[in-house]
Molecule: transfer RNA
Organism: sheep gut metagenome
RNA sequence: CGGGAGGUGGCUCAGCUUGGUAGAGCACUACGUUCGGGACGUAGGGGUCGUGGGUUCAAAUCCCAUCCUCCCGACCA
Repeated sequence: CGGGAGGUGGCUCAGCUUGGUAGAGCACUACGUUCGGGACGUAGGGGUCGUGGGUUCAAAUCCCAUCCUCCCGACCA
C1' cells in the first nucleotide's frame, strides 16, 4: 500500500440479505422463597447501533468518507 472480516446496554452476541417500535443470554437492582447465603421465581433499570455526512416519509440496516481491532497478500530489510 491492496483485499477481506468485525465495531450494537457492563460482558458475549443476534438483528443488516427483504429499511418500518433496538433484542437475547449473563450481569445489575427490588421483592418473594430461606434462620442466612446460593439456586429458583416475579418485576424493573440501563444502549440510539465506532464517528461524520448523504438518500428516504422513515436508516443499526442502503450509499460515501473516516477511526479502531483482527486476518491474508504485496513492498522494504